The RNA shown here (transfer RNA) has 73 nucleotides and comes from a Patescibacteria group bacterium. The prediction has a mean pLDDT of 81. The source organism's lineage runs through Bacteria and Bacteria candidate phyla. RNAcentral holds the sequence, with entries from ENA. Its Rfam family is "tRNA". By type it is a transfer RNA.

RNA sequence: GCGCCUGUAGCUCAGCGAAUAGAGCGUGUGGCUUCGGACCACAAGGUCGUGGGUUUGAAUCCUACCAGGCGCG
Numbered sequence: 001g002c003g004c005c006u007g008u009a010g011c012u013c014a015g016c017g018a019a020u021a022g023a024g025c026g027u028g029u030g031g032c033u034u035c036g037g038a039c040c041a042c043a044a045g046g047u048c049g050u051g052g053g054u055u056u057g058a059a060u061c062c063u064a065c066c067a068g069g070c071g072c073g
Base pairs, nucleotide, nucleotide: 001072002071003070004069005068006067007066010025011024012023013022018056027043028042029041030040031039049065050064051063052062053061
């Protein structure tokens, strides 16, 4: 330099054009317990990497960048 893959909650990830964007772990509060852990309930937490485009409608399609990974030279 060229090609491919990935980027969504603090972490690991799902979400294949239309629903209020979800799960597990973690965190907080309460319950339980002598206390803690485990367990149970509830809650908080997201400008979906950034800009632009297509569309009635975009996390999802297109495009240019940015960051990371892999391969080739």